[in-house]
RNA sequence: AAUUGAAAAAGGCAAACUUGUUGGAAGACAAGGACGCAAAGCCACGGGUCUAAAGCGGUUACUGAUAUCGCUAUGAUAGCCGGGUUGCCGAA
Numbered sequence: 001a002a003u004u005g006a007a008a009a010a011g012g013c014a015a016a017c018u019u020g021u022u023g024g025a026a027g028a029c030a031a032g033g034a035c036g037c038a039a040a041g042c043c044a045c046g047g048g049u050c051u052a053a054a055g056c057g058g059u060u061a062c063u064g065a066u067a068u069c070g071c072u073a074u075g076a077u078a079g080c081c082g083g084g085u086u087g088c089c090g091a092a
Stems, first nucleotide, its partner, number of pairs: 004090002012037002017032006035079001041085003045082003048077003054072006
């Protein structure tokens, strides 16, 4: 240095749920809380998944509004997987 995660130590993160804020929603953020995590640090590049305000199309309607259905990410997820990148400790 590369591969790697046995046993430990130091420390780290924080699912569900609750409250508050925010957003059209998915979700995010803060506090509490711990299911778990050796990258559960960071990056939406590829695939997946979630959402659809807005846009496009259909229907209703009856005059372009409203309602409803379908499609679409430009939204989200790094705690879905792959990839990239940085990093603590340590046997072999």
This is a predicted structure of a 92-nucleotide RNA (c-di-GMP-I riboswitch aptamer) from Gracilibacter sp. RNAcentral holds the sequence, with entries from Ribocentre. The model forms 95% of the base pairs in the Rfam consensus. Taxonomically the source falls in Gracilibacter (Bacteria, Bacillati, Bacillota, Clostridia).